[in-house]
Context: one part of a larger RNA
RNA sequence: ACGCUGGCGGCGUGCCUAACACAUGCAAGUCGUGGGAGAAACUCCCCUUCGGGGGAGGAGUAAGCCGGCGCACGGGUGAGUAACACGUGGGUAACCUACCUCGAAGACCGGGAUAACACACCGAAAGGUGUGCUAAUACCGGAUACCACCUGCUUCUCACAAGAGGAGCAGGAAAAGGGGGCCUCUGCUUGCAAGCUCCUGCUUCGAGAUGGGCCCGCGGCCUAUCAGGUAGUUGGUAGGGUAACGGCCUACCAAGCCGAUGACGCGUAGCUGGUCUGAGAGGAUGAUCAGCCACACUGGAACUGAGACACGGUCCAGACUCCUACGGGAGGCAGCAGUGGGGAAUCUUGGGCAAUGGGCGAAAGCCUGACCCAGCAACGCCGCGUGGAGGAAGAAGCCCUUCGGGGUGUAAACUCCUUUUGCAGGGGAAGAGAGAGACGGUACCCUGCGAAUAAGCUCCGGCUAACUCCGUGCCAGCAGCCGCGGUAAUACGGGGGGAGCGAGCGUUACUC
Numbered sequence: 001a002c003g004c005u006g007g008c009g010g011c012g013u014g015c016c017u018a019a020c021a022c023a024u025g026c027a028a029g030u031c032g033u034g035g036g037a038g039a040a041a042c043u044c045c046c047c048u049u050c051g052g053g054g055g056a057g058g059a060g061u062a063a064g065c066c067g068g069c070g071c072a073c074g075g076g077u078g079a080g081u082a083a084c085a086c087g088u089g090g091g092u093a094a095c096c097u098a099c100c101u102c103g104a105a106g107a108c109c110g111g112g113a114u115a116a117c118a119c120a121c122c123g124a125a126a127g128g129u130g131u132g133c134u135a136a137u138a139c140c141g142g143a144u145a146c147c148a149c150c151u152g153c154u155u156c157u158c159a160c161a162a163g164a165g166g167a168g169c170a171g172g173a174a175a176a177g178g179g180g181g182c183c184u185c186u187g188c189u190u191g192c193a194a195g196c197u198c199c200u201g202c203u204u205c206g207a208g209a210u211g212g213g214c215c216c217g218c219g220g221c222c223u224a225u226c227a228g229g230u231a232g233u234u235g236g237u238a239g240g241g242u243a244a245c246g247g248c249c250u251a252c253c254a255a256g257c258c259g260a261u262g263a264c265g266c267g268u269a270g271c272u273g274g275u276c277u278g279a280g281a282g283g284a285u286g287a288u289c290a291g292c293c294a295c296a297c298u299g300g301a302a303c304u305g306a307g308a309c310a311c312g313g314u315c316c317a318g319a320c321u322c323c324u325a326c327g328g329g330a331g332g333c334a335g336c337a338g339u340g341g342g343g344a345a346u347c348u349u350g351g352g353c354a355a356u357g358g359g360c361g362a363a364a365g366c367c368u369g370a371c372c373c374a375g376c377a378a379c380g381c382c383g384c385g386u387g388g389a390g391g392a393a394g395a396a397g398c399c400c401u402u403c404g405g406g407g408u409g410u411a412a413a414c415u416c417c418u419u420u421u422g423c424a425g426g427g428g429a430a431g432a433g434a435g436a437g438a439c440g441g442u443a444c445c446c447u448g449c450g451a452a453u454a455a456g457c458u459c460c461g462g463c464u465a466a467c468u469c470c471g472u473g474c475c476a477g478c479a480g481c482c483g484c485g486g487u488a489a490u491a492c493g494g495g496g497g498g499a500g501c502g503a504g505c506g507u508u509a510c511u512c
Base pairs, nucleotide, nucleotide: 001507002506003505004504007384008383009382010381011380012379013377014376015342020340021339022338024337025336026335029069030068031067034066035065042057043056044055045054046053047052076295077294078293086219087218088217089216090215091214092213095212096211100208101207102206103205104204105203106202108142109141110140111139117132118131119130120129121128122127149172150171151170152169153168154167155166156165157164158163177200178199179198180197181196182195186193187192188191221267223265228258229257230256233255234254235253236252237251238250239249240248270292271291272290273289274285275284276283277282297318298317299316300315301314320331321330322329323328348374350373351372352371356370357368358367359366360365387417388416389415390414397408398407399406400405422449423448424447425446426445427444431439456501457500458499459498460497461482462481463480467496468495469494470493471492477484478483
């Protein structure tokens, strides 16, 4: 997985095939304590030529814009990859690290734009153009910066070396504010500014923490019916590039480098903790959970950024799908559900942010198909039930028979009892240290009713536990192996009986 059968609960698990194509909804936002601007419905009031106009609230709310942080996490998949991808142990005197923690110092003076918006215009749309206005924790310039930082030079110490550390000189590089409170002193005039103070943010440097980059030793597939492979190839010098070493890249020079301890090629494959099996050694495997890697329609590329060459970002090309006014546009479920297709085969277009965790925020809070729950499926493991006690030398029916009897069989009926499960009613959690519970009127507790709602599947020749009758007659059929069946078949088919398991039992496939 399939066939037959099927009562309940707990905990798990659930596209192994087409990394095939996808309708629809949702899955990444948040901040008004950075900034500019800012509706409407509706309600009330006033005016009215009854068409409407104005005002207040709605509301500095919604949508949208600039800016900050996040979107590199979390979630999916296993295509590719035989590789420093993974595992393990080291190295980095060759490196980076937003947010967080600690320490040191600072935060001064200026400037020009631009989006939203308004107007005009182009376009079917997607979208775009021009003119005009404006702000900032957006952007730019200048100042300051002892120590520290960057670049260059000098010098000392250490080191086998690459280099590390110290001292000195010259040059260079920063910044942003916002909110709350106070009024003793100063100013304006009686609470506001400067000021003071608290919270928070900003700049530079150092240290830490965390996360990562890079390098190396060792380890783990098949094939020699692949034996030679290699030109940026191997090394050097110089330069470029990077956070950083390096043929990483470029120029020049040398001719090296790898290989039967299997290079190169071909095939297969994500790796591991683990999992299955086994007395172990080993063999097989890599679902769920956890760590690492790779990928995101296919191929390529960079941008932004502390971090990506970025699943729900951008650009180019390709295949495919959709819209179109034919000019041109839009899209990417290997996120959660769900659809078609493929297949022996794999679920709900559910509820909730209550918990845990994550993003943003000073906070309230918002977002979160991560997650927590519920639904479906005997798919697996575990637990429970389908009743208990009594009841004849033993009803009926059915089967067998040597016709005497034997079997089904205490089985049933019948009597007494119990109530898990079930049904009905009532109350009703924990999970949340103030509040807040999706699950859930669930679990659980109590009361009542009543044996009531609940047994199948395979096998019975030997291996292998379990035997007879009838039918059939090398037919029909069985079969894992040996083999059964041609007129008395314990082996085929049915009946009775029996054996084994039991909400399962058999079959098939794969592994040990």
This is a predicted structure of a 512-nucleotide part of an RNA (small-subunit ribosomal RNA, 5' domain) from an uncultured Campylobacterota bacterium. The prediction has a mean pLDDT of 83.